A computed fold for a 72-nucleotide RNA from a Candidatus Woesearchaeota archaeon, annotated as transfer RNA. It matches the Rfam family "tRNA". Rfam describes the family as follows. Transfer RNA (tRNA) molecules are approximately 80 nucleotides in length. Rfam classes the family as a transfer RNA. The RNAcentral record of the sequence draws on ENA. The coordinates come from a structure-prediction model, not an experiment, and the mean pLDDT is 81.
[in-house]
RNA sequence: GGCGAGGUAGUUCAGCGGUAGAACGCGAGUCUCAUAAGCUCGAUGUUGUGGGUUCAACUCCCACCCUCGCCA
Numbered sequence: 001g002g003c004g005a006g007g008u009a010g011u012u013c014a015g016c017g018g019u020a021g022a023a024c025g026c027g028a029g030u031c032u033c034a035u036a037a038g039c040u041c042g043a044u045g046u047u048g049u050g051g052g053u054u055c056a057a058c059u060c061c062c063a064c065c066c067u068c069g070c071c072a
Stems, first nucleotide, its partner, number of pairs: 001071007010024004018055001026042005048064005
């Protein structure tokens, strides 16, 4: 330099154009002599950045940034 995959909650990841979710973690409560586990409730996202298409974009298109892999 070329090609490909990826970037979404603190972490690991879903989400095939219509108000963004799960698990774990975190906080509170409950239970216990106490701790853990269990149970109940709760908080949390400029969806990498900037444009474009659309009534509507995490989702489609373009450029750029970052990570990983392959080729040179």